[in-house]
Two RNAs folded together computationally: RNase P RNA and transfer RNA, 478 nucleotides in total.
Order: sequence, then C1' cells, then structure tokens
RNA sequence: GGAGAUGGCCGGAUGAUCGCUGGCCGCAAGGCUGGAGGAAAGUCCGGACUCCAAGGGCAGGGCGCUGGGUAACUCCCAGGCGGAGCGAUCCGACACAAGCGCAACAGAGAACAGACCGCCGAUGGCCGCCGAAAGGCGGAUCAGGCAAGGGUGAAACGGUGGGGUAAGAGCCCACCGCGUUCGUGGCGACACGGACGGCACGGCAAGCGUCGCCCGGAGCAAGACCAAAUAGGGGGGCACUCCGAGGCUCAACCAUAUGGGAGUCUCGGAACGACUGGCUCAGUCAGGCCCUCGGGUAGGUCGCAUGAGGCCCGGAGCAAUCCGGGUCCCAGAGAAAUGAUCAUCCCCGCUUCAGCUUCUGGCUUAGGCGGGACAGAAUCCGGCUUAUAGGCUGUCUCCACCG
RNA sequence: GCUGGCGUAGCUCAAUGGCAGAGCAGCGGUUUUGUAAACCGCAGGUUGGAGGUUCAAUUCCUCUCGCCAGCUCCA
Repeated sequence: GGAGAUGGCCGGAUGAUCGCUGGCCGCAAGGCUGGAGGAAAGUCCGGACUCCAAGGGCAGGGCGCUGGGUAACUCCCAGGCGGAGCGAUCCGACACAAGCGCAACAGAGAACAGACCGCCGAUGGCCGCCGAAAGGCGGAUCAGGCAAGGGUGAAACGGUGGGGUAAGAGCCCACCGCGUUCGUGGCGACACGGACGGCACGGCAAGCGUCGCCCGGAGCAAGACCAAAUAGGGGGGCACUCCGAGGCUCAACCAUAUGGGAGUCUCGGAACGACUGGCUCAGUCAGGCCCUCGGGUAGGUCGCAUGAGGCCCGGAGCAAUCCGGGUCCCAGAGAAAUGAUCAUCCCCGCUUCAGCUUCUGGCUUAGGCGGGACAGAAUCCGGCUUAUAGGCUGUCUCCACCG
Repeated sequence: GCUGGCGUAGCUCAAUGGCAGAGCAGCGGUUUUGUAAACCGCAGGUUGGAGGUUCAAUUCCUCUCGCCAGCUCCA
C1' cells in the first nucleotide's frame, strides 16, 4: 500500500419566529419546564402485572452437545464436536434409525439387493489331438464360479496397498475407518492411547414416531372505582272517579226468569295530568302518575410511568454477568402531541471560475444546484429478527514492497 | 392494541415431497359471404420474496412483504 475478518458508537448542530402536547404557577393575560428510537417495527420467544381456574393424567405446543449467566427464555457467554476458508474468522433444529413409512427417473440390482457389459474355465458335461491306459494338451462356454473393473444413480452392503486365487472375495495381512472394552486427562461435552473383533450396524425424524426437560387459560379492548339519559328489573305511595244515555253477560249476593245489583264496552259531559298560551276562556294529547333501590351503557378516574431504571467509580469473573458505593428522575396522549419556516454551520454528490500538479486524471480556494437514511411511542420490561443514506473508531488476518 | 387465515397462468381454482395442471380468457388454423358457436393446435408460471432441511419443496421449517377476517361490557 492492497484485499479482508470482527466488535463498539453516532446517525445532523445552534439560534429565531409561529404552532402541538403533558406538568407546575397565576383570577386572567401569560410565564417556567418535559416531549420518540436503535430499531418505538414484526408480534417471533421469555417474563412482570391483572382476571379466571386450581386433584391427577391424556391430548396439544415448544426445546434438544457441555458448563455457566439470568426473574425467565427458543436469549447471552465460555468451551466441545462437525463443516467452510491459506488465515483472521464464520456457519450448525448438534438427542435417538428399535418399529411403521419413503427413496421419482435412470439402472442388472435401492435394503438383510443384484449380474447388463465384463472376468474365469477350478468342478461336472461337450468337441478335437496325443497316449496302451491312467491321464495330458487345446477349444468353445451348456451347467457353473466371481464381483476386481466398466456403466446407472443423490445413494450400490467398508477404503488404500500387498499377498492369495482358475478368476475373485476381510479369504489373509498392514494402515485407516467402524464397533466393543480398558486406561489416562477434563466438573462435563469430549480428547488421547492400548487390547480385541473381521465388517455385522447405509440415508431421511424441518415423515409418523421414541426418549428427556418445560408449558394451566386469557390478555391493559386484562382489570378496579364513580356514574347521565332512554329502555328494562325490584320495592313503596297515589290514582284508577262522578253524572247521563245505550249495548252485552249472570259465576257469586238479593231476587226468581224479568229485574235490582255487579261486571264490562261504546258515546257525551265534568274533574285530575302534560303541552300550546302572559292570564282566563279555549284547543290538542295521554290513560296511568310520582318516589326510591340495585345492576349497567355512554362518559369520567385509576391501572400508567421509581423501574429486573439510567450514569459514574471500585471490586469478583476469560466472558456473559454479579456485588458494593455515589448520583439523577428522564414522554405519558387516549384516534392519539413530539411539527413547520428562515438564518448560520457540518457531511455527501454534481458542476463553474481560478491556481498547483506526477495532466483522458488528482489536489486546493471561492461560488451555484441538489440531497441528509430507516422509521415513528400507546401497560411495561429482557431478548431475537428485519429495515437503515452517510460517517467515526478499536482489534485481528492474508498478500506485496521497503528497512 | 390482541388473535386467526390466505397468497399457484390475465381470472376462478386443483395438485400423497417425485415431469406444476383444469375451466374461462388470449393467439393461430379449419368451417362461414362475414361473425358467433363448434372442431384442431399453440403460447402463457421467480407457485408473493429470501434462506434452510432433503437426492428432490407448491407441499416441511424460519424470516419477510401484501391482503382478508374476527375480538370490549350489559341486556
């Protein structure tokens, strides 16, 4: 100098004017003061809190190497093992293949498999030659032997090398892999080493399943308090009347077949209630009216901002984290505030003039134009995941060159 | 705010983990004087997107984007 790996942080600043919203002060006018985020997001996990339910199990869901951290976790830290990379480093749903199931196409054969090409001619048979015979030699490969090589496939029932054989084969041997077992180290996952076995035990559980551990359900529209109008519910009180006319009924009373009387209906009038109306008169309307209690809706208050809280210092620990001391109070609305404009400055991109230079370019000064992301609290915390213009910074690796 | 579901051709829908299909629509041809109907044929797919498991993913898992639905209390 180039190429990378990984961790942390910022994510426009200041001022003026006009607004929005919470709190405090003030009779008021007004004044003072607080006002988004690292993700407030997705709602994917884990809790706090509240109500409901409280026997055990099944079902259902989640997690799955080891040790630690934590209120808890599927999170974090440290380590083990496997994989990728020269490396820094990164990735891993990383328990179990006993049972059931699946493996398309291709291929001879796809699970306790198989012989297409191929290899062989030992054994039995066939043919030819030699031989007196026993038998020998040669040929073809009918029966047969084999699985080394080719070929198919994602995957072919240990791998490499040697011996061995008719050809071959863990058939035998060495090393590796695998399995069993013992020893050593480590809290442990596991690692290393020895002995034995002669391959028997293939893949998939983000297929059904098995094993171990965990989970009661609902969620601030949880829930608690105050409580209007209307309707409805419980209780109490007042009224449901009087006169006239007509119709109908006879269970009970008188009376005896007709009535009295009672009940009921219609019409007319009077009174009571409400409305119109200054009042009377008058008109219209309703047949109930008044009081009271409790539940509860709208609405209001709380839950709801002091908390697994922030910052600083010291200590323990490799770290996550924990312990101790000091200090601070830091949004709280309820369809939802946190904004807009201007000025100066900062950063980035493009561009103009001028200057310098190692001159298709680069640097500096001044100016112009454009841009400054993702996004936005809604009961509150701890995580994870996802989005994010532009920057700042720590540590580490590899390559090249110089000393 | 909370809780569920869906996404496949232009439209409506299928598809045990094993070659992504059907109907309508579209295009070309036959038929007709011409059109429609009918018949024959053709084209059209990032299975919303990204990653993972698997030999193999529309299907199984995770993240993400978009859309839809439901949810106070009392009577």

Rfam match: Bacterial RNase P class A. The coordinates come from a structure-prediction model, not an experiment, and the mean pLDDT is 76.